The RNA shown here (c-di-AMP riboswitch aptamer (ydaO/yuaA leader)) has 135 nucleotides and comes from Geodermatophilus sp. YIM 151500. The sequence was found by an Rfam model in a public genome assembly.

[in-house]
């Protein structure tokens, strides 16, 4: 962390690959939500994930109602104490990447995922505090 069990093949291991279960996430109805002044510019929108929305400097572009980079510094919102849960202190993140003009909720069906990463070496695995569990 959703990222695990079980079978079977390759082929002992380790690993891939099928299936099945279990979990995780995405599409799709009715009913419901949305959605009433016209009209012009501009600007697809949406999803996994915590990763989201303001400032400020500088640069580059422009159809001049902005658009794009980068850095600074804040933030939603996430993660770090070893049975687990709050709460005070503190650290640390606050990316990426996909669908391809298409997607509100959603039964039925329907499709995809089940990567990774970090510490310990039998230890008192050590900031403070409460409370559950267990012996």
């Nucleotide at each position: 962390g959703a990222g695990u069990c079980g079978c079977g093949a390759c082929c002992g291991c380790c690993g891939u690959c099928g299936c099945g279960a279990g979990c995780c996430g995405g599409g799709g109805a009715c009913c419901c939500a949305c959605c009433g002044c016209a009209g012009c510019a501009c600007u697809g929108g949406g999803g996994u994930g915590a990763a989201u929305c303001g400032g400020g400097u500088c640069c580059g572009g422009a159809u001049c109602g902005c658009c794009g980079g980068a850095c600074c510094g804040g933030u939603a919102g996430g993660g770090c104490c070893a049975u687990c849960u709050u709460c005070c202190c503190g650290c640390c993140c606050g990316a990426a990447c996909c669908c391809g003009u298409c997607a509100g909720c959603u039964a039925a069906c329907c499709c995809g995922g089940u990567a990774g990463g970090c510490g310990g070496c039998u230890c008192g695995a050590c900031g403070g505090a409460a409370g559950a569990a267990u012996c």